[in-house]
Parts: sequence; C1' cells; structure tokens
RNA sequence: GCCCGGGUAGCUCAGUGGCAGAGCAACUCCAUGGUAAGGAGUAGGUCGGUGGUCCGACUCCACUCUCGGGCU
Repeated sequence: GCCCGGGUAGCUCAGUGGCAGAGCAACUCCAUGGUAAGGAGUAGGUCGGUGGUCCGACUCCACUCUCGGGCU
C1' cells in the first nucleotide's frame, strides 16, 4: 500500500429501512429471625464521527477514526 471483518447500555452480544433489545452487572421492593440463593420491578444508549440517499437510516452510499485478521 491492497483486501476482509468488527465498533450498539458498565461487560458480552442481538437487531438487513418503520417505537433501539436480551443476558450478566447496578439499584429498589418481596421473601427470611438474619444472610445467600430465589421472585417482581426500575434505571442505564446522542447505535465510533461527518456528510449523503429516503416520507423515514443502527440498517443503504461516500469519506474518516479506531480494533482485529490476511496479502504483498
């Protein structure tokens, strides 16, 4: 230099154009004489950045930042 894949909640990851989700973690409550396990609930996201297409973009396109792999 070229090619491929990834970036979404504190962590691990779903989500292929129409309200952004799950598990774990955190917090509250229930339950217990108390603790753990268990049950119910709550909060937490400018979807890496900028621009474009579209009635509408996490999703499609361009550029860019960053991580991993491959080729030379």